[in-house]
Context: one part of a larger RNA
């Protein structure tokens, strides 16, 4: 100087407390461990691995296993020889296919003086290719984490033999090493804040969305004429700065209350992550040193596996019901997406869906709401709760749904009556609740990333206690 203490002081954080809803019990989905297996590819491991890499394993993906094949190779550069461009389609035979053999059709290069050169295909030999093989403890890059915590340092000066200290400590204050005052310090840098994006108010500009706001028409639909006032969209600005008043305070920084205001004391949210820590994670994104394989640890294909199942754990979905189930009537969004695409009206089917094709390269057309509300019914029951499981008949995608897809109808109706010890999230348009969109994607979402609808309770706290963190100080046989 640090680190540590079941030492002390001060102070924060959904850390506790106060509340609301969960997990842990059930069924299922998903990931992991274990076990099994020819293979169940590999990685991730307290927080910070476990709906993680996987934004989507039937083939492909795919790295794993079995079998069948190839060896200058699926891909790149170079040499030689032959051929001519070449590329594509169809058919036949063998085969699981890769592949091999054959037939046929279409198409058939440029610079050029015959040559030749370039290009392409085949063959030959070799340099080489290739490796998701090993080492993340050889590395780059990227990422997680402490932590959006308020810290981490430097120059000069001063002090100390020196390691080092001072500044950065102290008194106040702040979300903040934020600011003020003091001080052997005076300044500065990386962080904080601000500058950036977005939401909330208004103004201006713009009007193929919106409006009977005022007029006319109307097959009553902003539908038409007409108009940009409003809504909205999108650009540019204004607005909030403790600016004003009162109190308090060291006359400071600030704090408390009030006014005005759409908004008040960082207005809400986002992006932004200091010096460093964990030899943290990743050689399977990529790049790369070294090592290893080279008729195989490389390459192609078919089939299987990654989907196994006495069990254990994590994360979720659906429930156990009456603020509920069910039948009917019947409203109201926003983000987004759409051309091998979204697909309306109409028609068929109980339904998944089929048919149909209008319109739309989309503020124009389409995808497109649910809970809520109103009127009935059920009356506390393993039920008109709950929907697992199974049978059966279908639908869709796709070359192909057996292993192993999703959906629908009918039938079947399991466990489950609020969950032990323990444990998680959340302070406001938040939690809880309801649906919608998107990426991936032929198909497949309870996951992920977004969006809006309706919408709470509580915070006593002089912080005692649990967890994590910051500053000062103290002890130490630790470094």
């Nucleotide at each position: 100087u640090g680190a540590c203490g079941g030492g002390g002081g001060c102070c924060c954080g959904c850390a506790c407390a106060a509340g609301c809803g969960g997990u842990g019990g059930a069924g299922c989905a998903u990931g992991u461990g274990g076990u099994u297996u020819a293979a169940u590819u590999c990685g991730a491991a307290g927080c910070a691995a476990c709906g993680c890499g996987c934004a989507g394993a039937a083939c492909c993906u795919u790295a794993c296993c079995a079998g069948c094949c190839c060896u200058u190779g699926a891909c790149a550069u170079g040499g030689g020889a032959a051929g001519u461009a070449u590329g594509g389609g169809u058919c036949c035979g063998a085969g699981a296919g890769a592949u091999c053999g054959g037939a046929u059709c279409c198409u058939u290069c440029a610079g050029u003086u015959u040559g030749c050169u370039g290009g392409c295909u085949u063959c030959c030999a070799c340099a080489c290719a290739g490796g998701u093989g090993c080492u993340g403890c050889a590395u780059g890059g990227c990422u997680g984490u402490c932590g959006u915590c308020a810290g981490c340092u430097c120059g000069u000066g001063u002090c100390g033999u020196g390691a080092g200290a001072u500044g950065u400590u102290g008194g106040g204050u702040u979300a903040a090493g934020u600011c003020c005052c003091g001080c052997a310090a005076c300044g500065a840098g990386c962080g904080c804040a601000a500058c950036c994006c977005u939401c909330g108010u208004c103004u201006u500009c713009a009007g193929u969305u919106g409006c009977c706001a005022g007029c006319g028409g109307u097959u009553c639909g902003g539908c038409c004429g007409g108009g940009c006032a409003c809504u909205c969209u999108g650009a540019a600005g204004a607005a909030a700065u403790u600016g004003c008043c009162g109190g308090u305070g060291a006359c400071a920084a600030g704090c408390c209350g009030g006014a005005g205001g759409a908004a008040g004391g960082u207005g809400g949210g986002g992006a932004u992550g200091a010096c460093g820590u964990c030899a943290a994670g990743u050689c399977c994104u990529c790049a790369u040193g070294g090592c290893c394989c080279u008729u195989a640890u490389g390459g192609g294909c078919u089939g299987g596996g990654c989907u196994a199942c006495a069990c254990a754990c994590g994360u979720g979905c659906u429930a156990c019901a009456a603020u509920g189930g069910u039948g009917g009537u019947g409203a109201c969004a926003g983000u987004g997406g759409g051309a091998u695409g979204c697909g309306a009206a109409g028609g068929g089917g109980c339904g998944a869906c089929c048919u149909g094709g209008a319109g739309c390269c989309a503020a124009u057309c389409c995808c497109c709401a649910a809970a809520a509300a109103c009127c009935g019914u059920c009356u506390c029951a393993g039920u008109u709760c709950g929907g697992a499981u199974u049978g059966u008949a279908c639908u869709c995608u796709g070359c192909a749904a057996c292993u192993c897809g999703a959906g629908u109808g009918c039938a079947u109706g399991a466990a489950g009556u609020u969950g032990g010890a323990a444990u998680c999230g959340c302070u406001a348009g938040u939690a809880a609740u309801c649906g919608c969109g998107g990426a991936u994607c032929a198909g497949c979402a309870u996951g992920c990333c977004g969006c809006g609808g309706g919408g709470a309770a509580u915070a006593c706290g002089u912080u005692u206690c649990c967890c994590g963190g910051g500053c000062c100080u103290u002890g130490u046989a630790c470094a």
This is a predicted structure of a 479-nucleotide part of an RNA (small-subunit ribosomal RNA, 3' major domain) from an uncultured bacterium. Model confidence (mean pLDDT): 83 of 100.